The RNA shown here (transfer RNA) has 73 nucleotides and comes from uncultured Fimbriimonas sp. Rfam family: tRNA. Rfam's curators write: Transfer RNA (tRNA) molecules are approximately 80 nucleotides in length. By type it is a transfer RNA.
RNA sequence: UGCCGCUUAGCUCAGUCGGUAGAGCAGCUGACUGUUAAUCAGCGGGUCGUAGGUUCGAGUCCUACAGCGGCAG
Numbered sequence: 001u002g003c004c005g006c007u008u009a010g011c012u013c014a015g016u017c018g019g020u021a022g023a024g025c026a027g028c029u030g031a032c033u034g035u036u037a038a039u040c041a042g043c044g045g046g047u048c049g050u051a052g053g054u055u056c057g058a059g060u061c062c063u064a065c066a067g068c069g070g071c072a073g
Stems, first nucleotide, its partner, number of pairs: 001072007010025004019056001027043005049065005
């Protein structure tokens, strides 16, 4: 430098054909318990990497850029 992949909650990741952004873990609150742990119930938490474009509507499609990983040179 070129090509390919990835970027979504604190972490690990889903998200179908473009139509209300989710799960597990973690955190917080409550129940239970002699206490802790475990278990159960609930709650909060998001600029979907950044900037544009297409569209009635974009996490999803297109373009550029950035970061990370891989391959080639």
The sequence was found in a public genome assembly.